[in-house]
RNA sequence: ACUGCAUCCAGAGGGGUGGAGGGACUGGCCCGACGAAGCCCCGGCAACCAUCGAAGGUCGCAGGACCCGAGAAAGGUGCCAAUUCCAGCAGGUCAACGAGCCUGGGAGAUGUGAG
Numbered sequence: 001a002c003u004g005c006a007u008c009c010a011g012a013g014g015g016g017u018g019g020a021g022g023g024a025c026u027g028g029c030c031c032g033a034c035g036a037a038g039c040c041c042c043g044g045c046a047a048c049c050a051u052c053g054a055a056g057g058u059c060g061c062a063g064g065a066c067c068c069g070a071g072a073a074a075g076g077u078g079c080c081a082a083u084u085c086c087a088g089c090a091g092g093u094c095a096a097c098g099a100g101c102c103u104g105g106g107a108g109a110u111g112u113g114a115g
Base pairs, nucleotide, nucleotide: 002115003113004112005111006110007109008108013042014041015040016039017038021031022030023029025088026087027086028085043080044079045078048076049075051072052071056067057066058065059064084107089104090103091102092101093100
């Protein structure tokens, strides 16, 4: 870098440093000198992976083995403005255009697995 799968309307910010950008892309619309990005420290959210694991179930004479798994969370990632901020392509809804709404897709993000 490519690729399979799962999830994306929930949740969670302070300080230091820095000094003008940031929200992937495009268009909107936002955030930002009442201080952007980046970096450091501390804190937190969550439960994907790993770990622990109540209850229940199956098998067994039994020691026990296995299945399932509420929940926990000091490990590995990730995340902590706005639904992935909204839309982008296609279809539906509407008498019709637009807006709105609905469905699917694309793109993207994160995790896990494969080559």
Molecule: SAM riboswitch aptamer (S box leader)
Organism: Solirubrobacterales bacterium